[in-house]
Molecule: c-di-GMP-I riboswitch aptamer
Organism: Pelomonas sp. HMWF004
RNA sequence: GGUCAGCAAAGGCAAAACCGGCGUGAGUCGGUGACGCAAAGCCUCCGGUCUUCGCCGCUACAGCGGGAGAAGAUGGCGGGGUUGCAGAA
Numbered sequence: 001g002g003u004c005a006g007c008a009a010a011g012g013c014a015a016a017a018c019c020g021g022c023g024u025g026a027g028u029c030g031g032u033g034a035c036g037c038a039a040a041g042c043c044u045c046c047g048g049u050c051u052u053c054g055c056c057g058c059u060a061c062a063g064c065g066g067g068a069g070a071a072g073a074u075g076g077c078g079g080g081g082u083u084g085c086a087g088a089a
Base pairs, nucleotide, nucleotide: 012037013036017032018031019030020029021028022027035076041082042081043080045079046078047077048074049073050072051071052070053069055066056065057064058063
């Protein structure tokens, strides 16, 4: 000096809930608020989960069920990619 790890210090992010906005919806943005997080920084490439549309069947026409196509959501579901503070044992 580099890599793994993450003590201590300095900080960082922000769950649920509530208020307001956007969206058919899953959800998301802002404020309040902290459940937690060493990447709970960023990215849908691979899975998972969720939403909507269409298809098929049943139907009391309110809806329900089915496999699977498309579009979306979730990065605080997992994997993967990428960047980063500290730098003890």